[in-house]
Molecule: transfer RNA
Organism: Candidatus Taylorbacteria bacterium RIFCSPHIGHO2_01_FULL_43_47
RNA sequence: GCCCUUAUAGUUCAAUAGAUAGAACAACCCCGUCCUAAGGGGUAGAUGUGGGUGCAAUUCCUACUGAGGGCA
Numbered sequence: 001g002c003c004c005u006u007a008u009a010g011u012u013c014a015a016u017a018g019a020u021a022g023a024a025c026a027a028c029c030c031c032g033u034c035c036u037a038a039g040g041g042g043u044a045g046a047u048g049u050g051g052g053u054g055c056a057a058u059u060c061c062u063a064c065u066g067a068g069g070g071c072a
Stems, first nucleotide, its partner, number of pairs: 001071007010025004027043005048064005
């Protein structure tokens, strides 16, 4: 320098040939207990950034940024 993959909640991962973004753990509240724990119920929390297409974009296109890999 060229090419490929990847970026979703505090963390680890789902999702869709475009139509309500989910789970586990963690956090907080409640139940539970003499107290603590186990266990149970509930609450909040996310699509890397800019632009484009489209009625509608996490999903498609594009540039950039970060991470990983291949070739030279």